[in-house]
RNA sequence: CCAGCGAAAGGGUAAAACCAGGGCAACCUGGUGACACAAAGCCACCUGUCCUUCCGGGAAGCAUGUUUCCCGG
Repeated sequence: CCAGCGAAAGGGUAAAACCAGGGCAACCUGGUGACACAAAGCCACCUGUCCUUCCGGGAAGCAUGUUUCCCGG
């Protein structure tokens, strides 16, 4: 340096539900909350998948892709 693994320590994110607001909707934003997560960081212009829809759109905590911190063996 690269790859695999993840006890401990210090931390991180924040499901459902509820409240307020936005939207035709999926869903989104903020607050409360904490189901869970070692990539639950990022991308909807790799690809696939799902949802909504009048045109549009939405979901990355669906897979995939991609980037990577601390600590230890």